[in-house]
Context: one part of a larger RNA
RNA sequence: GAUUGAACGCUGGCGGCAUGCCUAACACAUGCAAGUCGAACGGAAACGAUGGGAGCUUGCUCCCAGGCGUCGAGUGGCGGACGGGUGAGUAAUACUUAGGAAUCUGCCCAUUAGUGGGGGACAACUCGAGGAAACUCGAGCUAAUACCGCAUACGCCCUACGGGGGAAAGCGGAGGACCUUUCGGGGCUUCGCGCUAAUGGAUGAGCCUAAGUCGGAUUAGCUUGUUGGUGAGGUAAAGGCUCACCAAGGCGACGAUCCGUAGCUGGUCUGAGAGGACGAUCAGCCACACUGGGACUGAGACACGGCCCAGACUCCUACGGGAGGCAGCAGUGGGGAAUAUUGGACAAUGGGCGCAAGCCUGAUCCAGCAAUGCCGCGUGUGUGAAGAAGGCCUGCGGGUUGUAAAGCACUUUCAGUAGAGAAGAAAAGCCUAUGGUUAAUACCCGUGGGUCUUGACGUUACCUACAGAAGAAGCUCCGGCUAACUCCGUGCCAGCAGCCGCGGUAAUACGGAGGGAGCGAGCGUUAAUC
Numbered sequence: 001g002a003u004u005g006a007a008c009g010c011u012g013g014c015g016g017c018a019u020g021c022c023u024a025a026c027a028c029a030u031g032c033a034a035g036u037c038g039a040a041c042g043g044a045a046a047c048g049a050u051g052g053g054a055g056c057u058u059g060c061u062c063c064c065a066g067g068c069g070u071c072g073a074g075u076g077g078c079g080g081a082c083g084g085g086u087g088a089g090u091a092a093u094a095c096u097u098a099g100g101a102a103u104c105u106g107c108c109c110a111u112u113a114g115u116g117g118g119g120g121a122c123a124a125c126u127c128g129a130g131g132a133a134a135c136u137c138g139a140g141c142u143a144a145u146a147c148c149g150c151a152u153a154c155g156c157c158c159u160a161c162g163g164g165g166g167a168a169a170g171c172g173g174a175g176g177a178c179c180u181u182u183c184g185g186g187g188c189u190u191c192g193c194g195c196u197a198a199u200g201g202a203u204g205a206g207c208c209u210a211a212g213u214c215g216g217a218u219u220a221g222c223u224u225g226u227u228g229g230u231g232a233g234g235u236a237a238a239g240g241c242u243c244a245c246c247a248a249g250g251c252g253a254c255g256a257u258c259c260g261u262a263g264c265u266g267g268u269c270u271g272a273g274a275g276g277a278c279g280a281u282c283a284g285c286c287a288c289a290c291u292g293g294g295a296c297u298g299a300g301a302c303a304c305g306g307c308c309c310a311g312a313c314u315c316c317u318a319c320g321g322g323a324g325g326c327a328g329c330a331g332u333g334g335g336g337a338a339u340a341u342u343g344g345a346c347a348a349u350g351g352g353c354g355c356a357a358g359c360c361u362g363a364u365c366c367a368g369c370a371a372u373g374c375c376g377c378g379u380g381u382g383u384g385a386a387g388a389a390g391g392c393c394u395g396c397g398g399g400u401u402g403u404a405a406a407g408c409a410c411u412u413u414c415a416g417u418a419g420a421g422a423a424g425a426a427a428a429g430c431c432u433a434u435g436g437u438u439a440a441u442a443c444c445c446g447u448g449g450g451u452c453u454u455g456a457c458g459u460u461a462c463c464u465a466c467a468g469a470a471g472a473a474g475c476u477c478c479g480g481c482u483a484a485c486u487c488c489g490u491g492c493c494a495g496c497a498g499c500c501g502c503g504g505u506a507a508u509a510c511g512g513a514g515g516g517a518g519c520g521a522g523c524g525u526u527a528a529u530c
Stems, first nucleotide, its partner, number of pairs: 001530004006526005013377006019370002021335001026333003030330003035078003040075002043071002047069002050065007085288003095212006103205002108201008116150001118148002125140006156165003170193006178187003214260003221251003226248008263285004267278004290311005313324004341367001343366003349363001350361004380410004390401004414471001416466004424457001429451008474519005479500003485514005495502002
């Protein structure tokens, strides 16, 4: 000099854009952060509409009807493995770069072949029982895209090449003939969404190899599943991954082992560069989710807001037993020099579910707080010598503050008040034309036109008008380094100080004042890095 996720002191007008627990991976009150689908299913607790009935206060209350809009709880499906947080652990099961072969991959895309016929349950519900509660148990009924066989098998799997094995699920819209009908409908046709088997792709993930990746030798030897082989098991998959047997290997001064420290990278800061230091925000990867262990489900987890066991802690209890996990967003206590609101909205972007409408989304977008940083703007402009008054200095003549002020003439950024006012919004929906599909002019899908709406921010940005210089300057320093000097006070005292050093009676170095220098909504100090 540059820099910072900074803090402290003094001061503080506005805006834009960023950033904001670096410490206790300490403990957490409260609310929210992952649901959704009735177009899978049996149903109907609540609300509403409709119809019927009763009461009556004549527009309310009650009852009945899943026939309707819908829908609590339940079965079932998909999603809770993403998104969000943190950096404890980890010096190599990590990361970075470059390769590799022995693998899996829900949803998505393409292609091929199917989607036939049966069965038995279990929730919900009803009844009963236990418990303080959490919840649990028994009996009975029932549906399905839940579960299980049978049939079929182009691909597929196993094979001793003879053969053997293995699937599926339906739901919704529309409809002219024809068949059937318990007049609800069903068959049939067609469209859409699904389902099953298989192949390829895409995406994602697992595994292996090489090189690189902090300090200590006051750590020199380390290792028995250890190193390799054969066989078996196991895994989606290679492999001591595991096991049996056999051999005695393997690593190490090119630093093994041990100890300490640490998430890694793109990058950030600095520097002419080489390098050095760091790894906040943003992005990629990894690890973790009260501590330790374990598996279940699943395409995917050994799973932050799932389960089981053990432990510590907190809470409830009828003492028998139960409940919990903010390193999600806010917020609280604590620690600390120190770090924000228990805010708004799903309008946009994205995600989950759903045919869709839509619902959910503390992701996200916004707002609030903080000069924490960067950037921009303002706090007026011109004129004005009687060089006013006052202050300070003085050699008492004067000098200086100083065109500075006052005065005069202007301007009105920003803030204020009032008005006007974009863009962020494209869709979806509805109407219609046309193309595809089809037996079809239904339905459905694509394209075009029209129409109707959807904004948290928001009193938005931007613009206009109004009034009046009106509301807006401080901080540090002045001995040398280092830009800037005098007076008074003090008297090795009080004090200053980054280094040299000042102060013991005229201190440009302490304290005050006047003056000056520097930077400026900041200035200085401390800490840290180059």
Source information: RNAcentral holds the full RNA, with entries from ENA. Small-subunit ribosomal RNA, 5' domain from an uncultured prokaryote, 530 nucleotides, folded computationally. Its mean pLDDT, the model's own confidence on a scale to 100, is 86.